[in-house]
RNA sequence: GGAGCGGCCCAGACGGUCGUGGCGUCCUUCGCGGGCGCCGAGGAAAGUCCGGGCUCCGCAGGGCAGGACGGUGGGUAACGCCCACCGGGCGCAAGCCUAGGGAAAGUGCAACAGAGAGUAGACCGCCGACCGGCGGGGCGGCUUGCCGCCUCGGUCUGGGGUAAGGGUGAAACGGUGGGGUAAGAGCCCACCGCGCCGGCGGUGACGUCGGUGGCAUGGUAAACCCCGUCCGGAGAAAGCCCAUAUAGGGGGGGAAACGGGUCCUCGGACCUGUUGCGAGGCUGCUCGUCUCGUUUGGACUCCCGGGUAGGGCGUUUGAGGCGGUCGGCAACGGCCGUCCCAGAGAAAUGAUCGUCCCGGAGACGCAAGUCUCCGGACAGGACCCGGCUUACGGGCCGCUCCCCAC
Numbered sequence: 001g002g003a004g005c006g007g008c009c010c011a012g013a014c015g016g017u018c019g020u021g022g023c024g025u026c027c028u029u030c031g032c033g034g035g036c037g038c039c040g041a042g043g044a045a046a047g048u049c050c051g052g053g054c055u056c057c058g059c060a061g062g063g064c065a066g067g068a069c070g071g072u073g074g075g076u077a078a079c080g081c082c083c084a085c086c087g088g089g090c091g092c093a094a095g096c097c098u099a100g101g102g103a104a105a106g107u108g109c110a111a112c113a114g115a116g117a118g119u120a121g122a123c124c125g126c127c128g129a130c131c132g133g134c135g136g137g138g139c140g141g142c143u144u145g146c147c148g149c150c151u152c153g154g155u156c157u158g159g160g161g162u163a164a165g166g167g168u169g170a171a172a173c174g175g176u177g178g179g180g181u182a183a184g185a186g187c188c189c190a191c192c193g194c195g196c197c198g199g200c201g202g203u204g205a206c207g208u209c210g211g212u213g214g215c216a217u218g219g220u221a222a223a224c225c226c227c228g229u230c231c232g233g234a235g236a237a238a239g240c241c242c243a244u245a246u247a248g249g250g251g252g253g254g255a256a257a258c259g260g261g262u263c264c265u266c267g268g269a270c271c272u273g274u275u276g277c278g279a280g281g282c283u284g285c286u287c288g289u290c291u292c293g294u295u296u297g298g299a300c301u302c303c304c305g306g307g308u309a310g311g312g313c314g315u316u317u318g319a320g321g322c323g324g325u326c327g328g329c330a331a332c333g334g335c336c337g338u339c340c341c342a343g344a345g346a347a348a349u350g351a352u353c354g355u356c357c358c359g360g361a362g363a364c365g366c367a368a369g370u371c372u373c374c375g376g377a378c379a380g381g382a383c384c385c386g387g388c389u390u391a392c393g394g395g396c397c398g399c400u401c402c403c404c405a406c
Base pairs, nucleotide, nucleotide: 001402002401003400004399005398006397007396008395009394010393012356013355014354015353016352017351018350020040021039022038023037024036025035026034027033042378046389047388049387050386051385052384053383054235055234056233057232061287062286063285064284066231067230068229069228070227071085072084073083074082075081086100087098088097089096090095101226102225106224107223108220109219123166124165125162126161127160130159131158132156133155134154135152136151137150138149139148140147141146174192175191176190177189178188179187193215194213195212196211197210198209199208200207201206239313240312241311242310249304250303251302252301253300256275257274258273259272260271261270262269263268276294277293278292279291280290281289282288320339321338322337323336324335325334326333327332357376358375359374360373361372362371363370364369
């Protein structure tokens, strides 16, 4: 000097003028009035993706469906988050990534190519040990031309052997080297890999060492699935309170038997019990459960129509911020001290001027420097908090590799 990796911080400051939301206080002509003081956006407020607090649901119990997570150990209110470590992969490295239980429970998928893609398989090749054919030689029989036996090395590659070499493919039924074989193959051996047994280290995932064994269990589950763990639902327009007003309106649907008692105008009325039936809630279904209605009627539900929609609480003191200290590798936690930092309701926190800061361009100047112009990111609460993801300007610290010089 260049290229990278990891972490942290800021997100403009000061002053003037005008204007703003909340709280407090004083004055007040009681008016959306005036004065003073204090406070007034973010690291992501974004996405609405997870987890909770809080509120409500008639006891929120069981099952199914559905969803999520998936190495180990910690942190946390909790999590699908964070920290540390282990295994695997990538990178020269600093470091980064991880849907990380199961393929021998089952189903499925892997196009094409290829012989063959998981109780597989012979395309090109290699072999010719074994069987056979052809040829040569010898012997024998005899039918002078055949047959039988032995043998030779040659030839054919026919039967057969082979899966080491080559090819196809993303992937070919362990890998490398050697021996052996007719040629080959875990056929045998060494090492690696894999299974089993044991020692040591570690809380553990796991690591390491030794022994032994058969050379035996392809890939894919971010495919369905299996296993383990977790999950009630809805949501601040949640909900609660006060006040006001209306039409307590109109129409449709809508569920039984038996027993007992009282009264009685002997038709029946009323009360009550059991079982059944009907409806609603438990925010997917179902069991169960709760409530209401049910013989005289009527819970509930559908349609039409009418009134009100004003005020307050929720609403900002929190699993809170900051500082110090102790424990812990860390995430984080304990203790002490200190601070109160938006609360709107169509939605305020702004506009403008000047100075300063960073960068760029130009002019002047020997230089220091001066002047002018331009630019300075992503972007704004709405119940609150812990995370994750995405967008983005500037600065600082540490580390790795390469090149050059001393």
The RNA shown here (Bacterial RNase P class A) has 406 nucleotides and comes from a Planctomycetota bacterium. Its Rfam family is "Bacterial RNase P class A". From the family's description: Ribonuclease P (RNase P) is a ubiquitous endoribonuclease, found in archaea, bacteria and eukarya as well as chloroplasts and mitochondria. Its best characterised activity is the generation of mature 5'-ends of tRNAs by cleaving the 5'-leader elements of precursor-tRNAs. Cellular RNase Ps are ribonucleoproteins.